[in-house]
RNA sequence: AGAGUUUGAUCUUGGCUCAGAGUGAACGCUGGCGGCGGGCCUAACACAUGCAAGUCGAGCGGCAGCGCGGGGGCAACCCUGGCGGCGAGCGGCGGACGGGUGAGGAAUGCAUCGGAAUCUGCCUCGUUGUGGGGGAUAACGUAGGGAAACUUACGCUAAUACCGCAUACGACCGAGAGGUGAAAGUGGGGGACCGCAAGGCCUCACGCGAUGAGAUGAGCCGAUGCCGGAUUAGCUAGUUGGUGGGGUAAAGGCCCACCAAGGCGACGAUCCGUAGCUGGUCUGAGAGGAUGAUCAGCCACACUGGAACUGAGACACGGUCCAGACUCCUACGGGAGGCAGCAGUGGGGAAUAUUGGACAAUGGGCGCAAGCCUGAUCCAGCCAUGCCGCGUGUGUGAAGAAGGCCUUCGGGUUGUAAAGCACUUUUGUUGGGGAAGAAAGCGUACGGACUAAUACUUCGUGCGGAUGACGGUACCCAAAGAAUAAGCACCGGCUAACUUCGUGCCAGCAGCCGCGGUAAUACGAAGGGUGCAAGCGUUACUCGGAAUUACUGGGCGUAAAGCGUGCGCAGGCGGUGCUGUAAGACAGGCGUGAAAUCCCCGGGCUUAACCUGGGAAUGGCGCUUGUGACUGCAGUGCUGGAGUGUGGCAGAGGGGGAUGGAAUUCCGCGUGUAGCAGUGAAAUGCGUAGAUAUGCGGAGGAACACCGAUGGCGAAGGCAAUCCCCUGGGCCUGCACUGACGCUCAUGCACGAAAGCGUGGGGAGCAAACAGGAUUAGAUACCCUGGUAGUCCACGCCCUAAACGAUGUCAACUGGUUGUUGGGUCUUUUCUGACUCAGUAACGAAGCUAACGCGUGAAGUUGACCGCCUGGGGAGUACGGCCGCAAGGUUGAAACUCAAAGGAAUUGACGGGGACCCGCACAAGCGGUGGAUGAUGUGGUUUAAUUCGAUGCAACGCGAAAAACCUUACCCACCUUUGACAUGUACGGAAGUUGCCAGAGAUGGCUUCGUGCUCGAAAGAGAGCCGUAACACAGGUGCUGCAUGGCUGUCGUCAGCUCGUGCCGUGAGGUGUUGGGUUAAGUCCCGCAACGAGCGCAACCCCUGCUUUCAGUUGCUACCGGGUCAUGCCGAGCACUCUGAAAGGACUGCCCAGGAUAACGGGGAGGAAGGUGGGGAUGACGUCAAGUCAGCAUGGCCUUUAUGCCUGGGGCCACACACGUGCUACAAUGGCCGGUACAAAGCGCUGCAAACCCGUGAGGGGGAGCCAAUCGCAAAAAACCGGCCUCAGUUCAGAUUGAGGUCUGCAACUCGACCUCAUGAAGGCGGAAUCGCUAGUAAUCGCGGAUCAGCACGCCGCGGUGAAUACGUUCCCGGGCCUUGUACACACCGCCCGUCACACCACGAAAGCCUGUUGUACCUGAAGUCGCCCAAGCCAACCGCAAGGAGGCAGGCGCCCACGGUAUGGCCGGUGAUUGGGGUGAAGUCGUAACAAGGUAGCCGUAG
Repeated sequence: AGAGUUUGAUCUUGGCUCAGAGUGAACGCUGGCGGCGGGCCUAACACAUGCAAGUCGAGCGGCAGCGCGGGGGCAACCCUGGCGGCGAGCGGCGGACGGGUGAGGAAUGCAUCGGAAUCUGCCUCGUUGUGGGGGAUAACGUAGGGAAACUUACGCUAAUACCGCAUACGACCGAGAGGUGAAAGUGGGGGACCGCAAGGCCUCACGCGAUGAGAUGAGCCGAUGCCGGAUUAGCUAGUUGGUGGGGUAAAGGCCCACCAAGGCGACGAUCCGUAGCUGGUCUGAGAGGAUGAUCAGCCACACUGGAACUGAGACACGGUCCAGACUCCUACGGGAGGCAGCAGUGGGGAAUAUUGGACAAUGGGCGCAAGCCUGAUCCAGCCAUGCCGCGUGUGUGAAGAAGGCCUUCGGGUUGUAAAGCACUUUUGUUGGGGAAGAAAGCGUACGGACUAAUACUUCGUGCGGAUGACGGUACCCAAAGAAUAAGCACCGGCUAACUUCGUGCCAGCAGCCGCGGUAAUACGAAGGGUGCAAGCGUUACUCGGAAUUACUGGGCGUAAAGCGUGCGCAGGCGGUGCUGUAAGACAGGCGUGAAAUCCCCGGGCUUAACCUGGGAAUGGCGCUUGUGACUGCAGUGCUGGAGUGUGGCAGAGGGGGAUGGAAUUCCGCGUGUAGCAGUGAAAUGCGUAGAUAUGCGGAGGAACACCGAUGGCGAAGGCAAUCCCCUGGGCCUGCACUGACGCUCAUGCACGAAAGCGUGGGGAGCAAACAGGAUUAGAUACCCUGGUAGUCCACGCCCUAAACGAUGUCAACUGGUUGUUGGGUCUUUUCUGACUCAGUAACGAAGCUAACGCGUGAAGUUGACCGCCUGGGGAGUACGGCCGCAAGGUUGAAACUCAAAGGAAUUGACGGGGACCCGCACAAGCGGUGGAUGAUGUGGUUUAAUUCGAUGCAACGCGAAAAACCUUACCCACCUUUGACAUGUACGGAAGUUGCCAGAGAUGGCUUCGUGCUCGAAAGAGAGCCGUAACACAGGUGCUGCAUGGCUGUCGUCAGCUCGUGCCGUGAGGUGUUGGGUUAAGUCCCGCAACGAGCGCAACCCCUGCUUUCAGUUGCUACCGGGUCAUGCCGAGCACUCUGAAAGGACUGCCCAGGAUAACGGGGAGGAAGGUGGGGAUGACGUCAAGUCAGCAUGGCCUUUAUGCCUGGGGCCACACACGUGCUACAAUGGCCGGUACAAAGCGCUGCAAACCCGUGAGGGGGAGCCAAUCGCAAAAAACCGGCCUCAGUUCAGAUUGAGGUCUGCAACUCGACCUCAUGAAGGCGGAAUCGCUAGUAAUCGCGGAUCAGCACGCCGCGGUGAAUACGUUCCCGGGCCUUGUACACACCGCCCGUCACACCACGAAAGCCUGUUGUACCUGAAGUCGCCCAAGCCAACCGCAAGGAGGCAGGCGCCCACGGUAUGGCCGGUGAUUGGGGUGAAGUCGUAACAAGGUAGCCGUAG
């Protein structure tokens, strides 16, 4: 510090996700030790049991229990406060601290900084007292009540308990005079003196009273800061203030009476929700964000609610009273209780510990002290809950062991890892030793102080002995012994780490993208690896990354985002000079900012974590001093901003009134006759009752042609005939004036197209709805004929638009060019020209931008202010509020769901977009197919099997250039198992061959003959072949062409497809390859930020067409000769034809014209051939997961007495049907009969076969010749000549069938071909549709070949005869190039919308129902303070001789008030039959709305 994910790719916007750190965590797997921390986040749920606050006998009366002493008693035991002490009680102090919890509370709170009107026990320092009296009451005793808790009556008694009197340094009251109010003793010691004694007295210590000061603690007030919601906008009656009282420790409406009418709020009152606050903690570079466990400060609470008492302090966790709920006890009459103290229990929960030890230390309470108490605390226990440290060994060790895994079978890896050898001993185990934490207090000695005092007390020093829960712990020593100790997650990318097997869209994984449908590095397992390690992963949550709320630090033309427009209050911001001030600002100083934490430097635990000393820091707040630049404030000026006046100018600016012509429609009259209107074509409609057309006249409404213009005006919406009236704004220019008067603007106010609404008019044309006619599968549309609201006017509403420049307003600055509108200045005789201000357009520099683009009219560079945005959908929806007559508008969510949704640009593809061009693509022609019969292939069906494959073009006379057996892969049946075939081992035998038997055959059995080759003297060995045996293995036309190689088809013989370097672009990519010409061609020329190159095109190759040369048999025969009935038959020859080898020839080379002087095109000459002469071979980058595992090869899978092999038979040949391809025809351009011509290319020894003979014929016999330019197949046919047929199902056509034959072959039944005779079907030129062909072509005619025993209408070749037509490129199909649009990119066979149906999910509405909370009004009124002083009760202290008084207690009344109750509102929530839309879901239905001109351009608002 970034990364993944939208796309075919790119840039950008933008969300989602990941890597980091953290936690009071939990869960899964695993687990050796120690140190230091931490440990109910949930039910402030309920609690059994124990403990958590007591202490003081030096305050008091006393003595229940214990011990001692004394006395009595034989003993049991009894008596005795005398002593140690002490239960209960009176009294004092403390139970307001310490400990817990975070429910409530948004301010009575917390933090920071200040303030004045206060109190403060114990503590410290002072001042001054502590005199003298009195009356009670617990305990106790006696007697009662009660189950208990507890309680009643009578009686006794003490005090540091209570009450007076005296005194009064302070204190308090009062203007003053003056007045008021205290106290307590206890203990230790003691010389003199007094006293009978106690004691007095003195002294010390602890106390007590009053008071001053301090310290500490507490109370109160103010300022600032402290969560969310405006779908909470108004709140408030003690409310705000005053006066006078009351009350409090103290200011104050804190409370009361009266008076006034205030107070708070957009700088967010009130209300609702949520929350203890802080130091800090986590994260972060920081700013921030989140958080508030442990530790520390503050607050609040103590079962729930209320209340006071006591006290220095409480409205009191382990106190009281009352009410309520709950639990417990009960003898039913009554009582008791409060773990949010420490343990612990139940419950809740994903989840959080022991009913431990000790007061040894620290601290607290009481006490003179010893000491007691202390679940505060210190320790221990449990828990990997966190942080830190240590260990689980170290060295050596290659035969690279075994085993595992993989393998290309060679090996690799696990791996120096193990074993083995040599060491070490941390930890653990055992044994032994063994701290620090402890010093005070206490005792003693000495010294000081106090004192009369060597007592006492106290201070200091020395010495002494005592005190340890943890704990025999830390630590140390020794012994034995590698001994006691490794897991978890991950390994597709992000992200470090890869293979095999299993599985087969299953099981499963997944943080995001995404894996899995038979070769999964993504699932599961294994081997291996990577990461961390006593832990590792997962989950949850926080911050980060996220500049994804942007203060630091974002945006708003098109991605989300400028309010439709203006005016304008508050608010924010504000020109220039001077003076003052000092609020802001800046600088210095002071105070504070608790400690801890963080940071720095040190120190202590063996280290670290941890602990600890010092420092720094604590951005802050407050006080104070100074400065005067800047902002503010105040004052006084200025003119540049702004405004006013004066002078001009332009204008569809607005409102009202009047007037005008053209046109449409309607009405009247005339002329006139059969149509008009309308459309793609029609029809509905109008018209013989006279339309349309035309002439004249009239009515009425609406809109204003030309001018007219990227012209004008207005804030926007918007504004257009002419004239008049009223009126707003703008621009220019000189001068004068005011003197910052300005800019922006939340709320507010005004305006605001169209549609729509209300009332009343008006209504020509147009025209939602509606009706009819068409179109269509349908057509609630598009088209047509009609037609009502509406459109128009007046008044009143509505308030929305794609209200757009998708661009808020204002100001300043920053190169230019051109057009135009309105002014001005200068210039010019004129035409003009220059400059300038204000508008409005086009192009463009810098700059900006993701790009497109913007560019002085900014989207540039800046400033001021406002509005708005924060992923898509849900949704501008729901609910609530406001507005509206309604329609609706405005404000405006959430649940849920997705990983995208977008913007711009790029390359393609596509378009019922455009331009150009080509092709038998259309057109022009010729002949076919589709109809018929049969052939053949396919589908389908059938079948035991009808083997398999090929399936639009580009499958279908295709693989198959030959299915009767074989082929053959299929079916049935019969056999066989190392196999029909290959290699290896062992043994035997030569190989081979004859015959017979069984069987359908394979096969099985018997049998005859027979020994070879090489080496060696021989024995024997070897090669080869056959057989037998066992095992490795063979075999498979079994699967996968979507695992593959190879080959092939297709676009397409179309002209394209690319690269290097350079240049342009952020980039995909572009350029080159586009453009102007031209070509069959990316062929060539020219131009050009391109210059070159490659694969294609062309050429080079073959055939053919001409010539020459060479060669001359088997070919040929002109000349010469010979021969024959005749024939190159023979001699001879190679001239010709021909054969087959080489060479030449054609290149736009030449001429004319065009073109640009080019490329090239047109014409011409010559030439056998002319512009690639004709034909073939040749197929770029790629596309179709195109075809083929059945041609071959091949990975993987499957099979192995079978899915292999052999054999016989059957099938591939089936047949209601459908399609493709060819044959033959339908006839006279023909058929039949007879006669007569002319080819080319092939083939032939398992062969072609002549002549001749036989047969009607297929054919048979025969066998010459020929290994073929020699012989044969072999007859070419159409054609030509002659004859017959005469338009008919025929002398056409030949299917079918019968009979008889021929040939091939082991064998023609299923299932061959051919021949003869007989038979003689459909068929009379073929619907929609569709195919081929542009010249030696189509058409037509025959010939040959491959395969092959036989079988050809198929296929591949060959020649013969031999046409027609092409105007042309509008249209159909395919293709090429350029351009345009795109929401397509598995690319239009694309994408995609809505209803309906089904399933699930969340939400809204809903008659209601049910909690909660809160307001208002009223009732009730416990306990309690206060008040009243009502009063018939009662009472020790004081006064009084007494009566009585003062005062008090109980009681009563009143105010306030908790709980409770009644009624009625508000709000939140839950639930609800039914209902509404929404979302999601692999294949449902209906249509086709959008994306291309999406087939009616699309979209926005509104109405239907």